[in-house]
RNA sequence: GGACAUUUAGCUCAGUGGUAGAGCAUCACGUUCACAUCGUGGGGGUCGCAGGUUCGAACCCUGCAAUGUCCACCA
Numbered sequence: 001g002g003a004c005a006u007u008u009a010g011c012u013c014a015g016u017g018g019u020a021g022a023g024c025a026u027c028a029c030g031u032u033c034a035c036a037u038c039g040u041g042g043g044g045g046u047c048g049c050a051g052g053u054u055c056g057a058a059c060c061c062u063g064c065a066a067u068g069u070c071c072a073c074c075a
Base pairs, nucleotide, nucleotide: 001071002070003069004068005067006066007065010024011023012022013021018055026042027041028040029039030038048064049063050062051061052060
């Protein structure tokens, strides 16, 4: 330098055009002498960044960035 993949909550991931979700974690309450477990509820997000298409974009298109894999090149 080229190709491909990935980027969504603190972590692991789902969501392929019409209200952003799950598990774990975290907080509160209940249960317990207490802790753990269990139950109920809450908080937490510019969907990597910028632009475009569309009535409407996490999702489609373009550019950029980061990470990973492979290939090529150089000294």